[in-house]
Context: one part of a larger RNA
Molecule: small-subunit ribosomal RNA, central domain
Organism: uncultured prokaryote
RNA sequence: UUGGGCGUAAAGGGCGUGUAGGCGGCUCGGCCAGUCUGAUGUGAAAGCCCUCAGCUUAACUGAGGAGGUGCAUCCGAUACUGCAGGGCUUGAGUAUGGGAGAGGGAAGCGGAAUUCCUGGUGUAGCGGUGAAAUGCGUAGAUAUCAGGAGGAACACCCGUGGCGAAAGCGGCUUCCUGGCAAGAUACUGACGCUGAGGUGCGAAAGCGGGGGGAGCAAACAGGAUUAGAUACCCUGGUAGUCCACGCCGUAAACGAUGCUCACUAGGUGUUGGGGGUGUUGACCCCCGCGGUGGCGCAGCUAACGCAUUAAGUUGACCGCCUGGGGAGUACGGUCGCAAGACUAAAACUC
Numbered sequence: 001u002u003g004g005g006c007g008u009a010a011a012g013g014g015c016g017u018g019u020a021g022g023c024g025g026c027u028c029g030g031c032c033a034g035u036c037u038g039a040u041g042u043g044a045a046a047g048c049c050c051u052c053a054g055c056u057u058a059a060c061u062g063a064g065g066a067g068g069u070g071c072a073u074c075c076g077a078u079a080c081u082g083c084a085g086g087g088c089u090u091g092a093g094u095a096u097g098g099g100a101g102a103g104g105g106a107a108g109c110g111g112a113a114u115u116c117c118u119g120g121u122g123u124a125g126c127g128g129u130g131a132a133a134u135g136c137g138u139a140g141a142u143a144u145c146a147g148g149a150g151g152a153a154c155a156c157c158c159g160u161g162g163c164g165a166a167a168g169c170g171g172c173u174u175c176c177u178g179g180c181a182a183g184a185u186a187c188u189g190a191c192g193c194u195g196a197g198g199u200g201c202g203a204a205a206g207c208g209g210g211g212g213g214a215g216c217a218a219a220c221a222g223g224a225u226u227a228g229a230u231a232c233c234c235u236g237g238u239a240g241u242c243c244a245c246g247c248c249g250u251a252a253a254c255g256a257u258g259c260u261c262a263c264u265a266g267g268u269g270u271u272g273g274g275g276g277u278g279u280u281g282a283c284c285c286c287c288g289c290g291g292u293g294g295c296g297c298a299g300c301u302a303a304c305g306c307a308u309u310a311a312g313u314u315g316a317c318c319g320c321c322u323g324g325g326g327a328g329u330a331c332g333g334u335c336g337c338a339a340g341a342c343u344a345a346a347a348c349u350c
Stems, first nucleotide, its partner, number of pairs: 003322004007304002012318001014201004021194003025088004030083002033081002035077002038074005049065006091191001092188005099180001103177007110154001115149007125136002162169002206247003210243002215241002220236004258317001260315001262313002266295001268293005273287004278283001299306002323350003332343004
C1' cells in the first nucleotide's frame, strides 16, 4: 500500500453549529457531459506471445504476424448519474389549540443547620480517639434560653424519575428565554443527511485584578501512631471553595459504543402525550405514538456480552488505529499572563 478494524485487545473527535466537499425522495418530457456501442487515426523500434528461419543444438539472432490498458475524432444508444425545466408529497419544515420538565439567564424572598457576637441561667469540665495527647475552659467554657450578625448549601418530596448537544441542572416566587413530544387540520414543496477547516459552549483544579469569607479545607503547624511516618487518626489552619468580569480548554469529558436514514420475534416496568368505555375512581383497556429501564429469540461476537435505545442487516458522511518502550516526549509552529494546551517525530532498544 491492497486491506482489516475502532464497547473491554491499538483506535469514536468532550459536545454543538456550520463553510467547502461528499451523498441525496417520487414523476414527466428535454439535452447527451459522465456511461455504453461501432468505425477511423494514433499507440516508435526493441521486448513479451505465435509462426518460420540462421549459427551442429541451446542461449542468442533474423523475418513475418498477433496483441497493446490508453488518447483523439466521428456516427449512434439514453436505462442510470449529471445539467436545465415542469409537476408531486411520503423526507424536511411552518402555522394552530392544549401539554410535561432540577433546560438557560436575571431579580427578590424563605426556613432548618453550622460558626461568631451580646445578654440570662449555671459550674467544672468540654472536646477528641482504638487508646490518648495537642486544643478549649474559673478572665466562667461545654450545656441551655433569648436577641443579633454573616456566608454557604437547599433535608423530606427524590424515583435505573425529568430536562439539556455535551459539560451539566434540585427551596419558593416573578420577569426574560431555548428546546421537546403526541393530536387535529391547513400550508411550503426536497428546502435533506453528513461535515475537512472555521466558530461557539465546555466539570473540577488553576490564573488576573476587585469583592466576599460561615462551614469545609491543599500547603503549613502541633499532637498521636510507627523502627521511621515528610501519611492514614486528632487539634488548628492559609490559598481555594462563593460573587461579578476576563482567561485557561483539559477529565475514566464513559454507554470507555460518532451522526443520520431504513429494515429485522416477543413479553415486562416506568415517564410524557393521545384515544376509548364502564359500577365515573387516585381505576381499567388500547395506541400501528415520543422518552427511559430491566429480560429475551434470530443474528452478531475471541469471549464477556449486545440484542427495535444493536455491538443484528444495509446505505451516506466525518473522525481515528496500524507491535511494546522511547513518547503524547524533543524540535518547530499556533494559542496562553502563567501553568500549560494543540499539532507531533527520530535515533536507540525489545